Predicted 3D model of a 595-nucleotide part of an RNA (large-subunit ribosomal RNA, domain V) from a Methanobacteriaceae archaeon. RNAcentral holds the full RNA, with entries from ENA. Taxonomically the source falls in Methanobacteriaceae (Archaea, Methanobacteriati, Methanobacteria, Methanobacteriales). The prediction has a mean pLDDT of 81. Its Rfam family is "Bacterial large subunit ribosomal RNA".
[in-house]
Context: one part of a larger RNA
RNA sequence: GCGGAAUAUUAACAGCUAGACGAGAAGACCCCGUGCACCUUUACUGUAUUUUUAUAAUGUCUUAAAGAAAAUAAUAUGUAGUAUAAGUAAUAGUUUAGGAGACUUUGAUGCAAAUCAAUUGUUGAAACAAAAAUGAAAUAAUGCUUUUUUGCUUUUUUAAGACUAAUUUAAAAAAUUAACUUUUUUAGAGAAAUUGUAUGAAAGGCAGUUUGACUGGGGCGGUCGCCUCCUAAAGAGUAACGGAGGUGUGCAAAGGUAAAUAAAAAUUAAUAGAAAUUAAUUUUUUUAAUGUAAUGGUUUAAGUUUGCUUGACUGAGAGAUUGACAAAUCGAUCAGGGACGAAAGUCGGCCAUAGUGAUCCGAUGAUUCUUUGUGGAAAGGUCAUCGCUUAACGGAUAAAAGGUACGCUGGGGAUAACAGGCUAAUGACCCUUUAGAGUUCCUAUCGAUGGGGUCGUUUGGCACCUCGAUGUCGACUCAUCAUAUCCUGGCGCUGAAGGUGGUGCCAAGGGUUCGGCUGUUCGCCGAUUAAAAUGGUACGUGAGUUGGGUUUAAAACGUCGUGAGACAGUUUGGUCCCUAUCUACUGUUAGUGUG
Numbered sequence: 001g002c003g004g005a006a007u008a009u010u011a012a013c014a015g016c017u018a019g020a021c022g023a024g025a026a027g028a029c030c031c032c033g034u035g036c037a038c039c040u041u042u043a044c045u046g047u048a049u050u051u052u053u054a055u056a057a058u059g060u061c062u063u064a065a066a067g068a069a070a071a072u073a074a075u076a077u078g079u080a081g082u083a084u085a086a087g088u089a090a091u092a093g094u095u096u097a098g099g100a101g102a103c104u105u106u107g108a109u110g111c112a113a114a115u116c117a118a119u120u121g122u123u124g125a126a127a128c129a130a131a132a133a134u135g136a137a138a139u140a141a142u143g144c145u146u147u148u149u150u151g152c153u154u155u156u157u158u159a160a161g162a163c164u165a166a167u168u169u170a171a172a173a174a175a176u177u178a179a180c181u182u183u184u185u186u187a188g189a190g191a192a193a194u195u196g197u198a199u200g201a202a203a204g205g206c207a208g209u210u211u212g213a214c215u216g217g218g219g220c221g222g223u224c225g226c227c228u229c230c231u232a233a234a235g236a237g238u239a240a241c242g243g244a245g246g247u248g249u250g251c252a253a254a255g256g257u258a259a260a261u262a263a264a265a266a267u268u269a270a271u272a273g274a275a276a277u278u279a280a281u282u283u284u285u286u287u288a289a290u291g292u293a294a295u296g297g298u299u300u301a302a303g304u305u306u307g308c309u310u311g312a313c314u315g316a317g318a319g320a321u322u323g324a325c326a327a328a329u330c331g332a333u334c335a336g337g338g339a340c341g342a343a344a345g346u347c348g349g350c351c352a353u354a355g356u357g358a359u360c361c362g363a364u365g366a367u368u369c370u371u372u373g374u375g376g377a378a379a380g381g382u383c384a385u386c387g388c389u390u391a392a393c394g395g396a397u398a399a400a401a402g403g404u405a406c407g408c409u410g411g412g413g414a415u416a417a418c419a420g421g422c423u424a425a426u427g428a429c430c431c432u433u434u435a436g437a438g439u440u441c442c443u444a445u446c447g448a449u450g451g452g453g454u455c456g457u458u459u460g461g462c463a464c465c466u467c468g469a470u471g472u473c474g475a476c477u478c479a480u481c482a483u484a485u486c487c488u489g490g491c492g493c494u495g496a497a498g499g500u501g502g503u504g505c506c507a508a509g510g511g512u513u514c515g516g517c518u519g520u521u522c523g524c525c526g527a528u529u530a531a532a533a534u535g536g537u538a539c540g541u542g543a544g545u546u547g548g549g550u551u552u553a554a555a556a557c558g559u560c561g562u563g564a565g566a567c568a569g570u571u572u573g574g575u576c577c578c579u580a581u582c583u584a585c586u587g588u589u590a591g592u593g594u595g
Base pairs, nucleotide, nucleotide: 006594007593008592009591010590011589012588013587014586015585018583019582020581022578030412031411032410033409035408036407037404038403039402040401043209044208045207046206047205049202050201051200053198054197055196056195057194059163060162061161062160063159064158065157066156067155068154069153073149074148076146086145087144088143089142093128094127095126101123102122103121105118106117107116108115109114167189168188169187170186171185172184174183175182212224213223214222221241225247226246227245228244229243230242248393249291250350251349255309256308257307258306259305260304261303263284264283265282266281267280268279269278270277289298290297292355294353295352296351313336314335315334316333319330320329321328325394338347339346340345361387362386363385364384365383366382367381369380370379419466420464421462422461423460425459427455428454429453430452431451432450436446437445473548474546475545476544478540479537480536481535482534483533486511487510488509489506490505491504492503493502494501513527514526515525516524517523554572555571556570557569558567559566560565
């Protein structure tokens, strides 16, 4: 100097798919929206439709029953009184040879006295009223009414029946018509049906909607206003699904005022017992009491007792407290007319703090307000009062429940399920304490109780990245790491004679099975083995495979639900996409460095 195994590196090509929280699809799960849709029903409100009744289109008759009206003819008995006086008005007349009155016959009513009507026969001139008498009232005749009865007529209603002309059905014929439309004839039905209007009832058949919020995800449960205390960090205020309670009134005295006044507990005695009441003694300075929760207050009493009373007043209200506002609270003082007190004075409810509800709408009373040309009225205003568990309590409406796995949309990692993170209660492992077991003896081995750590493999807690997507159990394939070591290796102690073991220390080089059942991980079983270790790696690994399970749409069972539907209940079925840009890795070729 040349060559050169090997190795490193660069490039190209061929592969591979671990990563680029790879691409794709504004997540379908979950939550949220005073979003949508469809479905259900004993949600609410309507409505089609069906039906009830009235009325109109809608007329003529008969019978029966019931009612009404007017007309006719009758009818009306307390006592006294000629005698059967319905009531009342005015009045002095009325009837009669066209037969007064009487007798006879018949009928009706009937309280048995009589009244009325009709009629045959006979007779033939008066009868009634007034006057008198009785009585509340005198039918002679007349007018107007009442009671009861009669029933000609008219009329209404109901029921039954008949009719034919509205209306309607069918057929035929001839025309007509956009038409199954109209006309004519015949037959049937028939004031029924049908239609309009009004009205009551039924009415998921259909429609429009509603179906609360808070919430250590949502649901289930609980809660929602007001008062008191703690939390609250010595002004006020102050949160949590923090810890305790109370309230949705009560009182005509438990209010006002004047005066008086300690109360409670314990012991003993009497009586009725552990108890009510009375008496005595002792102790205590607020323990008692306060209508009621708690807190603060209260003997000058706000507690208890007694007298008199109604200020639990009318009209106002300076000024403050408090609150985002709306509200809420305190309040001297002035005027009126009062209560109590000798007076000064006190009194506009109660020792204080809970006992509550805006506006609209409606109701009742009052009112020297307004009054649509004027006068009234209606209506409105003003003052007082009343009607809401509008309790989801600053109250969306007078009036409202559910399902969706058939679902859709807008958003959210403001919020759940997987994985990660933080934490380490729970869990696993270690150390310590040593009562005890171990014949004796704590520590060969086991070890209650108590204490201290480590780990991040369990179940959780939190909700920090990701909801314009981080694919989820198991199996297959391929692994890689840790060591708290299952086997193999080296040691200590032993309650280690040997053999087989027990326990501990060092050690991760290598190894760590095949089957049956189940989707299974796990587990049980069978047969082996030196051994069949425990864990991490997005419970390693789906741009590598599978898709049995879970977790869409179909369907069924059981259970639940009125139902639509639902069920960490069961069952059968059920689309697994991506041509590799970069990094990583593998191989080939070429260049270069070392050699």